[in-house]
The RNA shown here (transfer RNA) has 71 nucleotides and comes from Tolypocladium sp. The same sequence occurs in records of 2 taxa. It is recorded under the gene name trnG_ACC. Its Rfam family is "tRNA". Rfam links the family to the GO term triplet codon-amino acid adaptor activity. The coordinates come from a structure-prediction model, not an experiment, and the mean pLDDT is 81.
């Protein structure tokens, strides 16, 4: 320099173009003499900017970051 792949919650991962979820962690509550465990609840999410579409996490383009390969 070129090419391919990846980017979703604090972490690990789901999600036929048609309601963004689970587990762990965090916070609050119940329970307990206390802690832990258990149970109940809450907050935090689609890398950025455009395009297509009635509707985009999903399709398209560019950019950013990362991984790999070729020279």
């Nucleotide at each position: 320099a070129c090419a391919a792949c990846c980017a979703u919650a604090a972490g690990u991962u789901a999600a036929c173009g048609g309601g963004a979820a689970a587990c762990u962690a965090u916070u609050c509550g119940u329970u307990u003499a206390c802690c832990a465990a258990a149970c109940g609840a809450a907050a935090u999410u689609u890398g950025u900017c455009a395009g297509u579409u009635c509707a985009a996490g999903u399709c398209u383009g560019a950019c950013u970051g990362g991984u790999u390969g070729u020279a």